The RNA shown here (Lysine riboswitch aptamer) has 151 nucleotides and comes from Anaerobranca californiensis DSM 14826. Lineage of the source: Bacteria > Bacillati > Bacillota > Proteinivoracaceae > Anaerobranca californiensis. The sequence is in RNAcentral, with records from Rfam.
C1' cells in the first nucleotide's frame, strides 16, 4: 500500500429525515351534544397543521410469532429518504395515520462512457473531482481506531 474482519467510535442523508412531549397558536369537530317557559344560549373529548424542547439516523413503521389479564417485552420478515397520484381499510373529515401500485426528485455504492485535474516531456495506468446513463439495498455508506493475512 491492498484486501478482510470488529455488537469499536465519531458522521452524513433533510432546511418537510424519524419519534416524543408540550396546550403556545390555528382550523375542524360544531352551532353537534347538551341547557331553555320562550325569541334563546351553548361545549368538550379524540385527532390534525405550524411552533417550541428533547431524544435520535432503523431514526421508525408495519406484518407475523412466544410470554403476559392488559400495557409491555423478545424475536422474525420487510421498507434509504421524503414528496405527489390512484384504491383499498380507519375517521366527524376531502386533514392524518396505515396497506398496495405507479410517478418524477433525493442521498448512498457498484459498473460503464465522457471531461478536467494528478508526472522530468509525451501516451498508458493510479488516484482525485464533475456530469451522464444502468443498477442494487440501511446488518448499508464515509471517516477513524483495533486484529489478521498479502506485497
Nucleotide at each position: 500500500a491492498u484486501g478482510c474482519g470488529u455488537c469499536a467510535a465519531a458522521g452524513g442523508g433533510g432546511c418537510u429525515g424519524c419519534g416524543a412531549c408540550u396546550u403556545g397558536u390555528c382550523a375542524a369537530g360544531a352551532g353537534u351534544a347538551c341547557c331553555u317557559a320562550g325569541u334563546g344560549g351553548g361545549a368538550a373529548a379524540g385527532g390534525g397543521g405550524c411552533g417550541g424542547u428533547c431524544g435520535c439516523c432503523g431514526a421508525a413503521a408495519u406484518a407475523c410469532u412466544a410470554u403476559g389479564a392488559a400495557a409491555a417485552u423478545a424475536g422474525u420478515a420487510u421498507u434509504g429518504g421524503g414528496c405527489c397520484u390512484a384504491u383499498g381499510u380507519u375517521u366527524a373529515a376531502u386533514a392524518g395515520a396505515c396497506a398496495u401500485a405507479g410517478g418524477a426528485c433525493u442521498g448512498u455504492c457498484a459498473c460503464u462512457g465522457a471531461a478536467a485535474a494528478u508526472u522530468a516531456g509525451c501516451c498508458c495506468a493510479u488516484u482525485u473531482u464533475u456530469c451522464a446513463g444502468u443498477g442494487g439495498a440501511g446488518u448499508a455508506c464515509u471517516u477513524u481506531a483495533c486484529g489478521c493475512a498479502u506485497u